[in-house]
RNA sequence: AGAGUUUGAUUCUGGCUCAGAUUGAACGCUGGCGGCAUGCUUAACACAUGCAAGUCGAACGGCAACAUGAGAUGUAGCAAUACAUUUUGAUGGCGAGUGGCGGACGGGUGAGUAAGACAUAGGAAUCUACCGAAGUGAGGGGUAUAACUAAGGGAAACUUUAGCUAAGACCCCAUGGUGUCUGAGGACCAAAAGUGGGGGACCUGAAAAGGCCUCACGCACUUUGAUGAGCCUAUGACGGAUUAGCUAGUUGGUUGGGUAAAGGCUGACCAAGGUAAAGAUCCGUAGCUGGUCUGAGAGGAUGAUCAGCCACACUGGGACUGAGACACGGCCCAGACUCCUACGGGAGGCAGCAGUGGGGAAUAUUGGACAAUGGGGGAAACCCUGAUCCAGCGAUGCCGCGUGAGUGAAGAAGGCCUUCGGGUUGUAAAGCUCUUUUGUGGGGGAGGAAGGUGCCUGGGGAAAUACCCCCGGUAUUUUGACGUUACCCCAAGAAUAAGCACCGGCUAACUCUGUGCCAGCAGCCGCGGUAAUACAGAGGGUGCGAGCGUUAAUCGGAAUGACUGGGCGUAAAGGGUGCGUAGGUGGUAUAUUGAGUGUGUUGUGAAAUCCCUGGGCUUAACCUAGGAAUGGCAACGCAUACUGAUGAACUAGAGUCGGUGAGAGGGGCGUGGAAUUUCCGGUGUAGCGGUGAAAUGCGUAGAGAUCGGAAAGAACACCAGUGGCGAAGGCGACGCUCUGGCAGCAGACUGACACUGAGGCACGAAAGCAUGGGGAGCAAACAGGAUUAGAUACCCUGGUAGUCCAUGCACUAAACGAUGAGAACUAGAUGAGGGCGGGGUUAAACCGAUCCGUAUCGAAGCUAACGCGUUAAGUUCUCCGCCUGGGGAGUACGGCCGCAAGGUUAAAACUCAAAGAAAUUGACGGGGGCCCGCACAAGCGGUGGAGUAUGUGGUUUAAUUCGAUGCAACGCGAAAAACCUUACCUGGUCUUGACAUGUCGAGAAUUUUACAGAGAUGUAGAGGUGCCUUCGGGAACUCGAACACAGGUGCUGCAUGGCUGUCGUCAGCUCGUGUCGUGAGAUGUUGGGUUAAGUCCCGCAACGAGCGCAACCCCUAUUCUUAGUUGCCAUCAUUCAGUUGGGCACUCUAAGGAGACUGCCGGUGAUAAGCCGGAGGAAGGUGGGGAUGACGUCAAGUCCUCAUGGCCUUUAUGACCAGGGCUACACACGUACUACAAUGGGUGUGACAGAGGGAAGCCAACCCGCGAGGGGGAGCUAAUCUCAGAAAAGCACUCGUAGUCCGGAUUGGAGUCUGCAAUUCGACUCCAUGAAGUUGGAAUCGCUAGUAAUCGCGGAUCAGCAUGCCGCGGUGAAUACGUUCUCGGGCCUUGUACACACCGCCCGUCACACCAUGGGAGUGGGCGGUACCAGAAGCGGGUAGGAUAACCGAAAGGAGUCCGCCCACCACGGUAUGAUUCAUGACUGGGGUGAAGUCGUAACAAGGUA
Repeated sequence: AGAGUUUGAUUCUGGCUCAGAUUGAACGCUGGCGGCAUGCUUAACACAUGCAAGUCGAACGGCAACAUGAGAUGUAGCAAUACAUUUUGAUGGCGAGUGGCGGACGGGUGAGUAAGACAUAGGAAUCUACCGAAGUGAGGGGUAUAACUAAGGGAAACUUUAGCUAAGACCCCAUGGUGUCUGAGGACCAAAAGUGGGGGACCUGAAAAGGCCUCACGCACUUUGAUGAGCCUAUGACGGAUUAGCUAGUUGGUUGGGUAAAGGCUGACCAAGGUAAAGAUCCGUAGCUGGUCUGAGAGGAUGAUCAGCCACACUGGGACUGAGACACGGCCCAGACUCCUACGGGAGGCAGCAGUGGGGAAUAUUGGACAAUGGGGGAAACCCUGAUCCAGCGAUGCCGCGUGAGUGAAGAAGGCCUUCGGGUUGUAAAGCUCUUUUGUGGGGGAGGAAGGUGCCUGGGGAAAUACCCCCGGUAUUUUGACGUUACCCCAAGAAUAAGCACCGGCUAACUCUGUGCCAGCAGCCGCGGUAAUACAGAGGGUGCGAGCGUUAAUCGGAAUGACUGGGCGUAAAGGGUGCGUAGGUGGUAUAUUGAGUGUGUUGUGAAAUCCCUGGGCUUAACCUAGGAAUGGCAACGCAUACUGAUGAACUAGAGUCGGUGAGAGGGGCGUGGAAUUUCCGGUGUAGCGGUGAAAUGCGUAGAGAUCGGAAAGAACACCAGUGGCGAAGGCGACGCUCUGGCAGCAGACUGACACUGAGGCACGAAAGCAUGGGGAGCAAACAGGAUUAGAUACCCUGGUAGUCCAUGCACUAAACGAUGAGAACUAGAUGAGGGCGGGGUUAAACCGAUCCGUAUCGAAGCUAACGCGUUAAGUUCUCCGCCUGGGGAGUACGGCCGCAAGGUUAAAACUCAAAGAAAUUGACGGGGGCCCGCACAAGCGGUGGAGUAUGUGGUUUAAUUCGAUGCAACGCGAAAAACCUUACCUGGUCUUGACAUGUCGAGAAUUUUACAGAGAUGUAGAGGUGCCUUCGGGAACUCGAACACAGGUGCUGCAUGGCUGUCGUCAGCUCGUGUCGUGAGAUGUUGGGUUAAGUCCCGCAACGAGCGCAACCCCUAUUCUUAGUUGCCAUCAUUCAGUUGGGCACUCUAAGGAGACUGCCGGUGAUAAGCCGGAGGAAGGUGGGGAUGACGUCAAGUCCUCAUGGCCUUUAUGACCAGGGCUACACACGUACUACAAUGGGUGUGACAGAGGGAAGCCAACCCGCGAGGGGGAGCUAAUCUCAGAAAAGCACUCGUAGUCCGGAUUGGAGUCUGCAAUUCGACUCCAUGAAGUUGGAAUCGCUAGUAAUCGCGGAUCAGCAUGCCGCGGUGAAUACGUUCUCGGGCCUUGUACACACCGCCCGUCACACCAUGGGAGUGGGCGGUACCAGAAGCGGGUAGGAUAACCGAAAGGAGUCCGCCCACCACGGUAUGAUUCAUGACUGGGGUGAAGUCGUAACAAGGUA
């Protein structure tokens, strides 16, 4: 620091996801040790049991228990003494009690609380036990009461009555500083306590004891400090406006009360305030902070442990005591719950430490000790302390250590992979040599301990050596929970110790097997449908390591809420427009101020944490010392540039005044002509109208047309213009009138008056609504006619609301420049509108300058690109509005507005990994342009109809083997299915096999006979011994045996090679370098011409090159040279015959040349390429034909030619044999043949080819047969012989338009040939038979010249069998104006939501399943408000029914106190009401999601109606 994911690819926008760090975690697998931390995040749910707050006898009365002493009695004993009983508070002490201090700390929890809280900084009107400093006092009296005793009540808890007693308990008096009042003289009110140690003299007392002195601790009051607490102010810190108004003690005052204290804190009275858009009130959520996590930081999230503050203590209320509480382990009341009960009543509060149940994914021991630190009490010893210190449990986290080290190649075995060679695991192991951390056994052994107590010395108080206190020293047995401590030493021994996740990309790490869209994986993209590096297992590898993964959560990455640090023309996003309030911002110069601002100092910012430097544990984590830091706040100085405030100025912003100008700017009133329609009248006759074509409609009752007249409403042609005006919407005949704004010019005036603008107000197209008018044309709805599969549409004929006017609503638009307003700055060019000067002109035109408005292009710059570009989307400033993935949704609910329609404001659940912008390359278009092709057209001949042949589909069958399926399957594989072929079926057989290689044995090979059988095969015989040899044997062949293996036309052409088809013999397809572009890409290859051609020329940021085109190759057309046998014959001779002699001129043969290149001429074109015409030439513009097939497309075809991966089969899916089938037949299609006839058929006669084949062959002459053919045998390895008569044509005759002298199917009979065999199932011949068919519907095919058409000939295959296929020649046409249309193709361009590329994409209803959600008669809860009822405990007030120790009083009585009663306040509770929220609800609305449902085809191309 980034990465993956939208696309065919690209750039951008934008979301989703990942890599990091972290956690009080949990879960899965695994687990050696130690240190340091940490451990109910959920039910503030309920709690059994134990402990968590006591202490003081030096405050008191006392004495239950313990111990001691003393006395008494008894027993034992000589006695000392021991034991027992008993008495005695005498002593140590002490249960319970009175009293004091402490239970307000410590410990827990986070429910409540959005402000009585918290943080920071300040403030004034306060209190503060114990503690420190200081001062004064401490005098005199008195009354009770617990304990206890006695008698009762009660189950218990507890309690009643009577009586006794003490104090530092309580009361009174005195004193009186502070305090209150004040007339400033004074008046009034409230105090106190002792206890312990020691003591010389003196005093009291019989003594004990006390006085007295002293020390210590206490007591009362006062001042002050410290500590702690209370109160007030400002600022800061959550969400919601779908919460906008809230408030009656409310805001303030006066006067009482109250408090420790200011204060509506409280009462009465008076006033009507207070608060809120800088967010009051309400709702939801939440303890706050130091800090913690993350982050570069700013921020974001968080508030466990530790520390500060607050709040709470079963829930609610209340006070008491006290220095302090409205009190966790106190009290009272109410409520819920639990427990005890004798049913009458009682008791309780773990959010203390352990622990239990419950909840939960989940969180520990009913441990030890007060040794240390601290707290309470005490004079102290000491006691108490679940605070605390330790231990236990948990890998919960952080840190450290270990599980061994060295050597060791036969690279062991085993595993895995393999191309079978090997590779890998792997120096890994074993083996050898060492070491001993941890663990085990044994031994030693710190520190945490300071004190306390006793003694000694010194100092202080004091009269004092006593006593007390302080410092120091010393002593002793002493004080350690942890603890078998840390640590050290010894011993034995590699011994006791490795897992988890991952391995498609992101992301480090790859193979095999299994599985077969199954099982499964998955954080995102996505894997899996038979070769899965993605599932599962294994081997191997990678990462981390006593842990590793997963899940959850936070920050980061995310500049994805942007302060740092984003945007708004088209991606989400500028409000429809203006006016204007608050607010924000604001020109020039100056004075004052010093609020902001800057700087300095001071205070604070707790400690801990973080950071730096040291120190201590062997290191680290951890602990610790110091420093720094703590961005803040406050106070006090200084400065005054800038901003602000105040004062007084200025004129450049803004405005006012003057005359000028343009304009569909707005309102009102009036006027006009053209047109449409209707009505009236005239003329006039059969149609009009409408459309792609029609029909509905109108018209003989007279339409339409035409002429004249009348009426009515609406809109204003030409002018007219990317012209004008207006804020926008919008505004268009003319005149008058009222009125707003704008521009320029000139000077004068005001003197910042300005800009923007949340709310607010006004305007706001069309459609719509209300009321009343109006209604010509047009025209939703509607009706009819068409179109159509349908047509609730497009088209046509009609037609109502509406459109128009007035008034009032409504308030939205793609209200768009998809571009908010204002200001400043930053090259220009061109057009057109308005104005003012200058030059020029008689006036114009015109030239030039300037201001405003408007449009096109364009520099810099900007932009993802497109594009924008002084009218910015450039560079800056000010203010407002808006955006934050797509869908759900501009929807629901709520509010506001509206008569309604509806508008505005505006979510969530759920769901997807995209949605989107611009541009690129293709493809496509019922887009455009150019061009080509037997593509159409022009022609000729066919197919489609008939019969037959053949192939296919279908059907049938035991089998009808398989493949090929639009063009590009269908006379195709098959250039030959009777057997064979043959792959199929039935039946019969074989199992190392019909075929290959290897091993062993036997035999040469081989020939042959008989029998059984359908045959394969089986059985039994016969003949026969070869070749080479180094004599061992070997080679070929046959048979047998066993095992490796053979075999497969079995599957997969979607695993493949090879081959082939097709677009298409179409003219295209690319590359290098350069250039342009952020990039995909573009350029080149586009353009102007031209060509059959990306053929060539020219131009050009391109220049070149490659594969294609063309040429080179073959055949053919002309000619020359060479060569003449089997070819030829002009001349000579000869014969029946080129037969022979002879010849090689010619034909021909077959080898080599020549020839054709737009080369020449003319025209045209651009002087080019080329085109047109001509000459010459056998041939003329690639002469004709062939071979030749670019990059690629179709997962095109072929595993049944061959080859081949994988899978399957192995007495069978292999092999052999016989027979059958591939030849079936209601039917459909393709391709052919033959015909339908006279351009013909028949009969006769009778010419002219080319190219081929031939030895298991072609077969002559001759003979036989009507013929197929048979016999025969010459020749021929073939320019020699042969197949072999070419046919159509030609010449004659006949037929006369007829189902025929056409046509030949079908059938009967008789034959021939091939072959082992013609029944299923061959071809041919003869005789007889003589079907359909009279030129073929829709549709469709071929062909442009030696072509179509027509005629025959040959060949391959082949025993035999072509109407097929491949070749050959003979005869030999017609037509092409042309490119509008059909099909296919090429180039350019355009649109696109397509890219599997239009056979594309995609929308909505309906049907089905699931999910969340709105409405809903209602139903059930929660919460708070208002009104009323009610009123426990309690404080306060009142009262005088009852009671009453201290004081007063002689008494009566009084003062005071308590109980009771009443009043006010008030918790729980109740009633009513409306608000809000949650859950649920028959039914219902839409929404979302879901491989292959239905109906249509709305959108994307002009998407077929933009």
A computed fold for a 1506-nucleotide RNA from a metagenome, annotated as small-subunit ribosomal RNA.
The coordinates come from a structure-prediction model, not an experiment, and the mean pLDDT is 84.